[in-house]
Molecule: THF (Tetrahydrofolate) riboswitch aptamer
RNA sequence: UGCAGAGUAGCAAAAACGCGUUAAGUGUUGCAAAAUGGGAUGUUGUUUGCAAACGAAAGCCGAAAGGCUGCGGUGUUUUUGCGCGUCCGUUGCA
Numbered sequence: 001u002g003c004a005g006a007g008u009a010g011c012a013a014a015a016a017c018g019c020g021u022u023a024a025g026u027g028u029u030g031c032a033a034a035a036u037g038g039g040a041u042g043u044u045g046u047u048u049g050c051a052a053a054c055g056a057a058a059g060c061c062g063a064a065a066g067g068c069u070g071c072g073g074u075g076u077u078u079u080u081g082c083g084c085g086u087c088c089g090u091u092g093c094a
C1' cells in the first nucleotide's frame, strides 16, 4: 500500500419463565432529553420523561384458595440469524 474480516445501539424468529385480562402493557402523534463498533464525525434506528387521542377476548373446572385452555401488535432471559456511512484504529493475508 492492496485485499478480506471482527465488533455497537438494536431488529426478527423460537423456547422457557412471568405480567395483564378489575386493562397495565403494546401501538399512534407532539415536545424534551439520553445512550449509540476502540476514537472522531454523522445518518438511520433505539431508549427515557411529559402531554394528547385511540383502545382489547374471554371460556371452563373448583365450596374456596386456586387451576386449565385461550387472548395481548404484553415483559424478561436464553439460543439462532441479521446489524454503521466517512476517516483513523484493530485482526488476517499479500
Base pairs, nucleotide, nucleotide: 001094002093003092004091005090010082011081012080013079014078015077016076017075018074019072020071021070028052029051030050031049032048033047034046038088039087040086041085042084058069059068060067061066